[in-house]
Notes: A computed fold for a 351-nucleotide part of an RNA from a Planctomycetota bacterium, annotated as small-subunit ribosomal RNA, central domain. It matches the Rfam family "Bacterial small subunit ribosomal RNA". The coordinates come from a structure-prediction model, not an experiment, and the mean pLDDT is 88.
Context: one part of a larger RNA
RNA sequence: CUGGGCUUAAAGCGUACGUAGGCGGGCAUGCAGGCAUCUUGUGAAAUCCCUCGGCUCAACCGAGGAACUGCUUGGUAAACCGCAUGUCUUGAGGCAAGUAGGGGCUGUCGGAACGAUAGGUGGAGCGGUGAAAUGCGUUGAUAUCUAUCGGAACGCCGAAGGUGAAGACAGGCAGCUGGGCUUGUUCUGACGCUGAUGUACGAAAGCGUGGGGAGCGAACGGGAUUAGAUACCCCGGUAGUCCACGCCGUAAACGAUGUGCACUAGAUCGAGGGGGUUCUGACGCCAUUCUCGGUCGAAGCAAAAGUGUUAAGUGCACCGCCUGGGGAGUACGGUCGCAAGGCUAAAACUC
Numbered sequence: 001c002u003g004g005g006c007u008u009a010a011a012g013c014g015u016a017c018g019u020a021g022g023c024g025g026g027c028a029u030g031c032a033g034g035c036a037u038c039u040u041g042u043g044a045a046a047u048c049c050c051u052c053g054g055c056u057c058a059a060c061c062g063a064g065g066a067a068c069u070g071c072u073u074g075g076u077a078a079a080c081c082g083c084a085u086g087u088c089u090u091g092a093g094g095c096a097a098g099u100a101g102g103g104g105c106u107g108u109c110g111g112a113a114c115g116a117u118a119g120g121u122g123g124a125g126c127g128g129u130g131a132a133a134u135g136c137g138u139u140g141a142u143a144u145c146u147a148u149c150g151g152a153a154c155g156c157c158g159a160a161g162g163u164g165a166a167g168a169c170a171g172g173c174a175g176c177u178g179g180g181c182u183u184g185u186u187c188u189g190a191c192g193c194u195g196a197u198g199u200a201c202g203a204a205a206g207c208g209u210g211g212g213g214a215g216c217g218a219a220c221g222g223g224a225u226u227a228g229a230u231a232c233c234c235c236g237g238u239a240g241u242c243c244a245c246g247c248c249g250u251a252a253a254c255g256a257u258g259u260g261c262a263c264u265a266g267a268u269c270g271a272g273g274g275g276g277u278u279c280u281g282a283c284g285c286c287a288u289u290c291u292c293g294g295u296c297g298a299a300g301c302a303a304a305a306g307u308g309u310u311a312a313g314u315g316c317a318c319c320g321c322c323u324g325g326g327g328a329g330u331a332c333g334g335u336c337g338c339a340a341g342g343c344u345a346a347a348a349c350u351c
Stems, first nucleotide, its partner, number of pairs: 004322003007305002012319001014201004021194003025088007033081002036076003041071002049065006091191001092188003095184005103177007110154001114150008125136002162169002206247006215241002220236004258318006266296008275286003300307002324351003333344004
């Protein structure tokens, strides 16, 4: 160097964009750097290998040959890799016409529920639990009606459903805006794939400044339970949860399954387009049309569970990662952060 793996045994970066690099479609012509072949010079001797020979044999020694798989000179060749030029359309992208959607941002409006404040009715309980108590209530609670205020979340539709790279996204309307899919007798003409370093996004909690604060509710106080009860249950309740701006950068960030391309039985359900059919049309029907989301399943694969055109099958390209358990995702150093801490990442020792 080659050789093994990564759903669950150790192992896919949380996700994307993208630099270098690696890899890269069809045809034609040329070049000759790689590759191939012939050739020139060199590749010291000894050693190794082969054949002879000398010590009685052998080790050892001598002679000849081969080899020294390397570098180099000059030809030949042009399939392949590379380079150059031209060209093509199927990869990729653009354009046009349609189309679905909780994709994103901003503004505005709404009803239900909840709480508060004020007033009316009313008059002794309410609340809570396994049972209670703390708690609230004659300074009039609970219940009920009216008015006003406040914040947060959006029932039904709703789904095995949709969208998004992932995190995630759901009341209505308006504005701005990203992406997808379908169709085309349309254009460019390989413009592609992956992606070390890097950059951006990234739930919840947490942090900074300023707001906001209904409900819920870490901490905390009280009541119970209990042998105890720093809990589970109950009554309260601060931070927080919400908004703006700025940080943090982690999750069982999960499909525990990297991205892209190609190929390899089907059945069935759902979502979005297109096609055909009927006098026009809605509705419907038909088909081996494209895209997306599920379930079952042949072959294959797998230790099995399972997976199975959404592969964990068969291949190719590129990246990331793994190498016994503990010590330890720790120490030290570096770097980022306001901090909390993150990223990178050992060893001794021990089994």